[in-house]
Molecule: c-di-GMP-I-GGC riboswitch aptamer
Organism: Bacillota bacterium
C1' cells in the first nucleotide's frame, strides 16, 4: 500500500415497539436484529428519492378547504464522490 475469511478481538444495528420532537419526511433515547468491512463523518460536491409548514398558483363575492408546483427541511443503510479510522494477513 491493496485486500477482507464459514477465523479472532472489539464495532453499529433495518423492520417493529416504547418513549419524545417536528406541519410531514423524518431525528433523538430505550428494547430488538434485517443486515453492514467504513451501516464513521460530509446534505455548501453531482444525481436519485421523500415530504410540503410557508410560499406562488388554481378557486372563491371574498375567505377556508381542497388540489397543483417549488426546499429553503429529510435521506450518508439508493448510487457516485470527499475526510477519517479499529482489527487480521487466511486467500
Nucleotide at each position: 500500500a491493496a485486500c477482507g475469511a464459514u477465523a479472532a478481538g472489539g464495532g453499529c444495528a433495518a423492520a417493529c415497539c416504547u418513549g419524545u420532537c417536528u406541519a410531514a419526511a423524518g431525528g433523538c433515547a430505550g428494547g430488538g436484529a434485517c443486515g453492514c468491512a467504513a451501516a464513521g463523518c460530509c446534505a455548501u460536491a453531482g444525481g436519485a428519492u421523500c415530504u410540503a409548514a410557508a410560499g406562488u398558483g388554481c378557486u372563491u363575492a371574498a375567505g377556508c378547504a381542497a388540489c397543483a408546483c417549488u426546499a429553503u427541511g429529510a435521506u450518508a443503510g439508493c448510487c457516485u464522490g470527499g475526510c477519517u479510522g479499529c482489527c487480521g494477513u487466511a486467500a